[in-house]
Context: one part of a larger RNA
RNA sequence: UGGCGGGAGAACGCACAAGCGGUGGAGCGCGUGGUUUAAUUGGAUGAUGAGCCAAGAACCUUACCAGCGCUUGACAUACUAGUAGUAGGAACCAGAGAUGGCAACGAUUCUAUUUAUAGAAAGCUAGUACAGGUGUUGCAUGGCUGUCGUCAGCUCGUGCGGUGACGCGUAGGGUUAAGUCCUACAACGAGCGCAACCCAUAUCGUUAGUUGUAUCACUCUAACGAGACUGCCUCAGUAAUGGGGAGGAAGGUGUGGAUGACGUCUAGUCCUCAUUGCCCUUAUGUCCUGGGCGACACACGCGCUACAAUGGCUGGUACAAUAGGUCGCGACCCCGUGAGGGUGAGCUAAUCCUCAAAGCCAGCCCUAGUUCAGAUUGAAGUCUGAAAUUCGACUUCAUGAAGCCGGAAUCGCUAGUAAUCGCGAAUCAGCCACGUCGCGGUGAAUACGUUCUCGUUCUUUGCACA
Numbered sequence: 001u002g003g004c005g006g007g008a009g010a011a012c013g014c015a016c017a018a019g020c021g022g023u024g025g026a027g028c029g030c031g032u033g034g035u036u037u038a039a040u041u042g043g044a045u046g047a048u049g050a051g052c053c054a055a056g057a058a059c060c061u062u063a064c065c066a067g068c069g070c071u072u073g074a075c076a077u078a079c080u081a082g083u084a085g086u087a088g089g090a091a092c093c094a095g096a097g098a099u100g101g102c103a104a105c106g107a108u109u110c111u112a113u114u115u116a117u118a119g120a121a122a123g124c125u126a127g128u129a130c131a132g133g134u135g136u137u138g139c140a141u142g143g144c145u146g147u148c149g150u151c152a153g154c155u156c157g158u159g160c161g162g163u164g165a166c167g168c169g170u171a172g173g174g175u176u177a178a179g180u181c182c183u184a185c186a187a188c189g190a191g192c193g194c195a196a197c198c199c200a201u202a203u204c205g206u207u208a209g210u211u212g213u214a215u216c217a218c219u220c221u222a223a224c225g226a227g228a229c230u231g232c233c234u235c236a237g238u239a240a241u242g243g244g245g246a247g248g249a250a251g252g253u254g255u256g257g258a259u260g261a262c263g264u265c266u267a268g269u270c271c272u273c274a275u276u277g278c279c280c281u282u283a284u285g286u287c288c289u290g291g292g293c294g295a296c297a298c299a300c301g302c303g304c305u306a307c308a309a310u311g312g313c314u315g316g317u318a319c320a321a322u323a324g325g326u327c328g329c330g331a332c333c334c335c336g337u338g339a340g341g342g343u344g345a346g347c348u349a350a351u352c353c354u355c356a357a358a359g360c361c362a363g364c365c366c367u368a369g370u371u372c373a374g375a376u377u378g379a380a381g382u383c384u385g386a387a388a389u390u391c392g393a394c395u396u397c398a399u400g401a402a403g404c405c406g407g408a409a410u411c412g413c414u415a416g417u418a419a420u421c422g423c424g425a426a427u428c429a430g431c432c433a434c435g436u437c438g439c440g441g442u443g444a445a446u447a448c449g450u451u452c453u454c455g456u457u458c459u460u461u462g463c464a465c466a
Stems, first nucleotide, its partner, number of pairs: 001466002003463003007460007015450002019413005026305008034296002042053002064291004069286002073130001077129007088105001092101003108121006132280002135278002141274002143269003146265001148263001153192006159168003172183003198257004203226007229251001232245005294432001307406001311365007324353002328347002333342003372403001377398007419442007
């Protein structure tokens, strides 16, 4: 100087407390471990792995396994030699296919000229350099990322103090979300952080309007502005600032986002990419068919659906926002109990697709393993796609399992939040999405307080630690 303490003091945080809803018990989905397997590809492993990489594993993807093949190679550059019925290639044959055989037809560009030849290019064949590697090392690395943590810290120049390591600055007193600001001071200044500048949202104005409307306006759309600064009043205070108030759509950072200092964890990633060293080179490269990544005594994590009456079912009826659409979204009408099928208007979109569910109004159910719950299984179908057997989603009929609120323990959340209800998008032929990222509808309870638990910051103290 740091680190640590079941030392002390001060402060903060959904850290506890006060509340609300969950997880842990059930069924199912997904991920992981383990086991199994020819293979169950690989990575991630307390917090900071486990609906993670993966915003889509039937083939492909695919890296794994079995088998059939290829060896200048699926892909790039260069050189040498050869090459017109050449390059390409319908049909046919063999094969699981890759591929092989046969083969109708059948080329292109440039230069020179005698207009039909020669040379060259492209392509092909052979050969040589080389290609290729999701092989290994994240403990050789770049880049990117997680975490402490959006915590308030981390440093420098000159000067001063100390033999020196180093200290002061950045200890004090206040204040703040903040090393924020004030005051004091052997310090005076400065940098990276904080804040502000950026985006969205809430109010108003101006301008414009292809939407909307019968029309104008409003709502709305989108461009530019206004507006909030402790500016005003009052109390306390040296000040910073704090308490209260007015006006105001909004009040003290208005709310939310983006933004992540010096560093820590020899943290993660050589399977995005790049890259050092090493390794493979008729194979650890590459093509293809089939299988596997989907196995199942079990254990863990994250979710969905429930266990019902604040409910379930039937009928009627009302109100959104985000966002996407031409190999697409697809209305009306017809057929089907239905998934869906037929037809195909309109839309390159404020114009068309296009619109919710909880809610509200009636009726039934009457506390039961039920008109709760829906797993599992049987049968019949629909759609996507060469192809749903391993291994897709959905529909109808039948079947009707566990489950009556969950032990120890444990998680999230302070307001348009939790809870609850539906809607959209990416990926995508389809989909194992109950995931993720967004959007709106309805809409709470509680916070006395900082003793305790966890984490962090500052000061101080002890130390058998560095």